[in-house]
RNA sequence: UUUGUAUCAAGAUGGCACUGAGGGAUCUGGCCCGUUGAAGUGUUGAGCAUCCUUUUUCAGCAUAAAGGUGCUAAUGCCAGCCCAACCGGAAAUUUCGGUGGGAGUCGAUGCGAC
Numbered sequence: 001u002u003u004g005u006a007u008c009a010a011g012a013u014g015g016c017a018c019u020g021a022g023g024g025a026u027c028u029g030g031c032c033c034g035u036u037g038a039a040g041u042g043u044u045g046a047g048c049a050u051c052c053u054u055u056u057u058c059a060g061c062a063u064a065a066a067g068g069u070g071c072u073a074a075u076g077c078c079a080g081c082c083c084a085a086c087c088g089g090a091a092a093u094u095u096c097g098g099u100g101g102g103a104g105u106c107g108a109u110g111c112g113a114c
Base pairs, nucleotide, nucleotide: 002113003112004111005110006109007108008107013045014044015043016042017041018040022033023032024031025105027080028079029078030077046072047071048070051068052067053066054065055064076106081102082101083100085099086098087097088096089095090094
């Protein structure tokens, strides 16, 4: 790099240094965060989770501890495509908005394979 698979509505972030205007995956629309310092890089401390490994316990599952990754605004911020019923608005066989369910692109992370 490619690929298989699982998960993505829960949970958890502060300081310092460099830098300086954007960021929340892409496009469109909305909304939110940001010079009271975004994103990024480095460093230090803390926390969350339990994917993997080991150990404890166990019939097994589960639990717990240590370690390897990972993660720590808002559902991967929301919508877009499809379906069903209902509610509301309008210039009403339509259209706009809202509520519910499902699918998909892309992506992120773990584990495995090449």